[in-house]
RNA sequence: GCGGUAGUAGUCUAGUGGUAGGAUUCUGGCUUCCCAAGCCAGCAACCCGGGUUCGAGCCCCGGCUACCGCA
Repeated sequence: GCGGUAGUAGUCUAGUGGUAGGAUUCUGGCUUCCCAAGCCAGCAACCCGGGUUCGAGCCCCGGCUACCGCA
């Protein structure tokens, strides 16, 4: 330099163009003599910039980062 894959809560991970979901962390409550465990509730996310579309996490273009391959 070229090609491929990936980027979603603090962390891990789903998501057929039509309400962003789950686990975990954290906070509050229930339970317990206390802690832990368990149960309930809540907070918290689409890498950046454009384009297509009535509508984009998803499709297209460019960029950034990480990994893999080729030279």